[in-house]
RNA sequence: GGGGGAGUAGCUCAGUGGAUAGAGCAACUGCCUUCUAAGCAGAAGGUCGCGGGUUCGAUUCCCGCCUUCCCCG
Numbered sequence: 001g002g003g004g005g006a007g008u009a010g011c012u013c014a015g016u017g018g019a020u021a022g023a024g025c026a027a028c029u030g031c032c033u034u035c036u037a038a039g040c041a042g043a044a045g046g047u048c049g050c051g052g053g054u055u056c057g058a059u060u061c062c063c064g065c066c067u068u069c070c071c072c073g
Stems, first nucleotide, its partner, number of pairs: 001072007010025004018056001028042004049065005
């Protein structure tokens, strides 16, 4: 330099156009327990990497850039 994958909650990930963006774990609160752990319940937590474009509508499609991983040279 060329090609490809990934970027979504604190972490690991799902979601491939339809409008309320979800799950598990973690952390928090409550219940239980002599206490802790485990278990149960609840609530919170998101500029969907950044900027444009297409569309009635974009996490999703297109373009550029950033970060990271792999392959080729």
The RNA shown here (transfer RNA) has 73 nucleotides and comes from a Puniceicoccales bacterium.
Taxonomically the source falls in Puniceicoccales (Bacteria, Pseudomonadati, Verrucomicrobiota, Opitutia).
Rfam family: tRNA. It is annotated as a transfer RNA.